[in-house]
RNA sequence: CGGGGUGUAGCUCAACUGGAUAGAGUAUUCGGCUUCGAACCGAACGGUUGGGGGUUCGAGUCCCUCCACCCCGGCCA
Numbered sequence: 001c002g003g004g005g006u007g008u009a010g011c012u013c014a015a016c017u018g019g020a021u022a023g024a025g026u027a028u029u030c031g032g033c034u035u036c037g038a039a040c041c042g043a044a045c046g047g048u049u050g051g052g053g054g055u056u057c058g059a060g061u062c063c064c065u066c067c068a069c070c071c072c073g074g075c076c077a
Base pairs, nucleotide, nucleotide: 001073002072003071004070005069006068007067010026011025012024013023019057028044029043030042031041032040050066051065052064053063054062
C1' cells in the first nucleotide's frame, strides 16, 4: 500500500436480515435466604449501537467517508 472481517452496557454476546419501547448473561449496588459468608432467588443501575454525513415514513441493520483492532498478500529498511 491492496483485499477481507470486526466495532452494541465495565466484560462476553443477542436483536428473527429495515419496523416502532436495543435485550440477555456476567460484574456492581440493594433486598431476601443464612448463625455469618458462599451459592441460590428477586430488584435496581448501566447504551451519543466507534465518529461524521446520506438514503428512507422509519437505520444497530442499507450507502459514503474517517478512526481503532484482527486476518491474508505485497513493498522498503